[in-house]
This is a predicted structure of a 71-nucleotide RNA (Pistol ribozyme) from Blautia sp. KLE 1732. Rfam family: Pistol ribozyme. Its family is annotated with catalytic activity in the Gene Ontology. A reference for the family is Weinberg et al. (2015), "New classes of self-cleaving ribozymes revealed by comparative genomics analysis", Nat Chem Biol. RNAcentral records the identical sequence in 2 taxa. Of the family's consensus pairs, 100% are formed in the model.
RNA sequence: AGUGGUCAUAGCCACUAUAAACAGGGCUUUAAGCUAUGAGCGUUCCCACUCUUACAGGGUGGGAGGUAGUC
Repeated sequence: AGUGGUCAUAGCCACUAUAAACAGGGCUUUAAGCUAUGAGCGUUCCCACUCUUACAGGGUGGGAGGUAGUC
C1' cells in the first nucleotide's frame, strides 16, 4: 500500500495475491454476524400470494426483531 471480517465512516484484527480465519479482550448467552453510530445485506419470527400431489420444500411481497449479562 492492497485485500478480507454484510454496507458507509472511524477503530480493532488477520492476510499478501488469496478471501479466508480458531483473529477481532475473557466467560456465559442469543437466530442475531469484532466494536461505536447509521443502514437493514445475511439472519429469526409472523402474514399474504405463488410453484408443487403435498400440512414437506422452494419463490415473491409485506410486518416485527436488530442479542443480552458480567469481569